[in-house]
RNA sequence: GCCGAAUUGGCGCAACGGUCAGCGCAAUCGCCUUGUAAGCGAUAGGUUGUGAGUUCGAAUCUCACAUUCGGCU
Numbered sequence: 001g002c003c004g005a006a007u008u009g010g011c012g013c014a015a016c017g018g019u020c021a022g023c024g025c026a027a028u029c030g031c032c033u034u035g036u037a038a039g040c041g042a043u044a045g046g047u048u049g050u051g052a053g054u055u056c057g058a059a060u061c062u063c064a065c066a067u068u069c070g071g072c073u
Stems, first nucleotide, its partner, number of pairs: 001072007010025004018056001027043005049065005
């Protein structure tokens, strides 16, 4: 330099272009227990990497850029 993949709560991942972006773990609070762990219940936490475009409507499609990883030379 070229090609490809990935980027979504603190972490790991889902999500046909259409209802309020969900799940697990973690966190906080409560129940349970003599107490802790485990278990059960609830709560909070996301401008879906950044910026444009297409569309009635974009996490999803298109373009540019950034970062990470892999391959080729």
A computed fold for a 73-nucleotide RNA from a Bacteroidales bacterium, annotated as transfer RNA. Its mean pLDDT, the model's own confidence on a scale to 100, is 80. The sequence is in RNAcentral, with records from ENA.